A computed fold for a 531-nucleotide part of an RNA from an uncultured bacterium, annotated as small-subunit ribosomal RNA, 5' domain. The full RNA is in RNAcentral, with records from SILVA. Model confidence (mean pLDDT): 85 of 100.
Context: one part of a larger RNA
RNA sequence: GGAUGAACGCUAGCGGCAGGCCUAACACAUGCAAGUCGAGGGGCAGCACAGGUAGCAAUACUGGGUGGCGACCGGCGGAUGGGUGCGUAACGCGUAUGCAACCUACCAUUGAUUGGGGCAUAGCCCGAAGAAAUUCGGAUUAAUACUCCAUAAUAUUCAUCAAAGGCAUCUUUUAUGAAUUAAAGCUUUUGCGAUCAAUGAUGGGCAUGCGUGACAUUAGUUAGUUGGUGAGGUAACGGCUCACCAAAACGAUGAUGUCUAGGGGUUCUGAGAGGAUUAUCCCCCACACUGGAACUGAGACACGGUCCAGACUCCUACGGGAGGCAGCAGUGAGGAAUAUUGCGCAAUGGGGGAAACCCUGACGCAGCGACGCCGCGUGAGUGAUGAAGGCCUUCGGGUUGUAAAGCUCUGUCAGAGGGAAAGAAAGGGGAUGCGGAAUAAUACCCGCAGCCAUUGACGGUACCCUCGGAGGAAGCACCGGCUAACUCCGUGCCAGCAGCCGCGGUAAUACGGAGGGUGCAAGUGUUAUUC
Numbered sequence: 001g002g003a004u005g006a007a008c009g010c011u012a013g014c015g016g017c018a019g020g021c022c023u024a025a026c027a028c029a030u031g032c033a034a035g036u037c038g039a040g041g042g043g044c045a046g047c048a049c050a051g052g053u054a055g056c057a058a059u060a061c062u063g064g065g066u067g068g069c070g071a072c073c074g075g076c077g078g079a080u081g082g083g084u085g086c087g088u089a090a091c092g093c094g095u096a097u098g099c100a101a102c103c104u105a106c107c108a109u110u111g112a113u114u115g116g117g118g119c120a121u122a123g124c125c126c127g128a129a130g131a132a133a134u135u136c137g138g139a140u141u142a143a144u145a146c147u148c149c150a151u152a153a154u155a156u157u158c159a160u161c162a163a164a165g166g167c168a169u170c171u172u173u174u175a176u177g178a179a180u181u182a183a184a185g186c187u188u189u190u191g192c193g194a195u196c197a198a199u200g201a202u203g204g205g206c207a208u209g210c211g212u213g214a215c216a217u218u219a220g221u222u223a224g225u226u227g228g229u230g231a232g233g234u235a236a237c238g239g240c241u242c243a244c245c246a247a248a249a250c251g252a253u254g255a256u257g258u259c260u261a262g263g264g265g266u267u268c269u270g271a272g273a274g275g276a277u278u279a280u281c282c283c284c285c286a287c288a289c290u291g292g293a294a295c296u297g298a299g300a301c302a303c304g305g306u307c308c309a310g311a312c313u314c315c316u317a318c319g320g321g322a323g324g325c326a327g328c329a330g331u332g333a334g335g336a337a338u339a340u341u342g343c344g345c346a347a348u349g350g351g352g353g354a355a356a357c358c359c360u361g362a363c364g365c366a367g368c369g370a371c372g373c374c375g376c377g378u379g380a381g382u383g384a385u386g387a388a389g390g391c392c393u394u395c396g397g398g399u400u401g402u403a404a405a406g407c408u409c410u411g412u413c414a415g416a417g418g419g420a421a422a423g424a425a426a427g428g429g430g431a432u433g434c435g436g437a438a439u440a441a442u443a444c445c446c447g448c449a450g451c452c453a454u455u456g457a458c459g460g461u462a463c464c465c466u467c468g469g470a471g472g473a474a475g476c477a478c479c480g481g482c483u484a485a486c487u488c489c490g491u492g493c494c495a496g497c498a499g500c501c502g503c504g505g506u507a508a509u510a511c512g513g514a515g516g517g518u519g520c521a522a523g524u525g526u527u528a529u530u531c
Stems, first nucleotide, its partner, number of pairs: 001531004006527005013376005020368001021334001026332003030329003035076003040073002043069002047067003051062004083287003092212008102204002107200008115149004125138005155180006162173004185192002213259003220250003225247008262284004267276003289310005312323004340366001342365003348362001349360004379409004389400004413472001415467005423458001429452002432449005475520005480501003486515005496503002
């Protein structure tokens, strides 16, 4: 000198952009953060309507017939998105390869199908236990739930023959034979699905080379340990697990141990080499009160799922139960220190749905704080008898100083009034035209096209115009040398200063004040860390 997720002192006008618990992975009140589909299903608690009954009427009762829909069965999604950095010195990460050792829901392309049956069970109803959470028994019912049969190849397994290929255990192709394996329907719809198979895409799994902290005041370490055979297990290779056999494997090129730490792209600095760094954004990993475990599923050993144990908090009728903010806000605590219990799904993206649409604290915005970077302003011109006042003085004057006043102008920002966006064209709606399919049909339906109307949280915001008047807007640090900037007064080794050298004991440019000056400026200094 540069830099910072900074903090502290003094000070502070406006805007844009970015960023904001670095400490206690401490504990959490409250609300929200993952739902959706009635075009899978039985149904109908609540709302609205048609209908029905009673009534002159108001209205009451009824009412799955309709719009819809609580709870329930079923499907898809809750493995994404969002958070944190505890653990981990490791194939965790980075990089380069490999899998003749693997999986992949949804999506795309393609081939072939979607035949026939059956048993239940939620819900509803009845009964019982309990304070509750909830549980138990009975009866009854549906499905794209479950299940059986049939069909079966380019699938899987096995056998045989032939050919081609590979470094290889082997792989591929053709042919023949045997065995095994499937389905579901809904709808106003040509729409949406279901099953088997092939290929792709995407996402993952596994393996290997190299690289990736400190300490030798850590020198020896290891028994599933190292290898083999066989078996089990897995999507898959493998001591991954097991039985048997052999006795190996690692280590001063640092094993093992202890301490520290998520890794990388990056970021900061530096002429570079290098050093430091991993907050924000992106990729990977790990974790979800602590420890353990599996279930479901294409995918988890699952943040807002399940079970067990533990600590803690809460409810209780004392028998027993409930909970997990390292999601967004917010609270307490800790700390030098870090924000609103805001608005909206309008955009982008995600989940569900045929769609309308619903959900989305992702996200888009607004709020708070000079925390940072950038921009703008706090006026411009003129103005000497060089006013007054202050300070200094050799008492002549010097300086503050064109500074002020005065005169002439301007109008950014802030203030007041008025106008007023882009971000929104997709989707869906309407009528029209064309095409398609189907039909008794020019209806209905599907596709395409242009047209019309509609959709904005931010926000009456940005931006523009007008009004008035210099009016509302400058501080902080320093002035002995390093280092730009000097005098007077006070103090008298006191009070104090200080980054280093050092100042202060009666003439202090170094302490305190004043005048003046220097530097930066809505900031400026100090502290901390780093190059």